[in-house]
Molecule: transfer RNA
Organism: Candidatus Gottesmanbacteria bacterium
RNA sequence: GGACCCGUGGUGUAGUGGUUAACACACUUCCCUGUCAAGGAAGAGAUCACCGGUUCGACUCCGGCCGGGUCCG
Repeated sequence: GGACCCGUGGUGUAGUGGUUAACACACUUCCCUGUCAAGGAAGAGAUCACCGGUUCGACUCCGGCCGGGUCCG
């Protein structure tokens, strides 16, 4: 330098054109307990790396760019 894949709450992932972006762990509050853990109930937290485009509508499609990974030279 080229090709391909990935980037979504604090962490790990799902969602691949449509109405509330979901799950697990973690976090906060409450219940339970003599206390902690475990268990139960509720809650906060991501406008989807970033910038444009297409579309009535974009996390999703297209282009650019940045970062990471694999392979090739």